[in-house]
C1' cells in the first nucleotide's frame, strides 16, 4: 500500500429499513440479615466511532475519514 473483518450502556453482546434502541453482568437505592455475601424490587446510565448521502423512515444500505484486527505484498 492492497484486501477482508469488526465497531452500540462501565463489561460481554443482542437488535429482516419501521413501535420509546434492549438483555445478562457491574453500579446506585430499599427490602431481607447482628454484619457480610448470597436472595428481592426500583433506579439510572447510550451522540449506536465521525462526517456525508440513500429513504417517508438507517444501529442496519452507500461513500469518505478514524480505531482495532486479520491477511497479502
Nucleotide at each position: 500500500g492492497g484486501g477482508c473483518c469488526u465497531g452500540u450502556a462501565g463489561c460481554u453482546c443482542a437488535a429482516a429499513g419501521g413501535a420509546u434502541a434492549g438483555a445478562g453482568c457491574a453500579c446506585a437505592u430499599u427490602c431481607c440479615u447482628c454484619c457480610u455475601a448470597a436472595g428481592a424490587a426500583u433506579g439510572g446510565g447510550g451522540u449506536u466511532g465521525g462526517a456525508g448521502g440513500u429513504u417517508c423512515g438507517a444501529g442496519u444500505c452507500c461513500u469518505c475519514c478514524c480505531a482495532g484486527g486479520c491477511u497479502c505484498a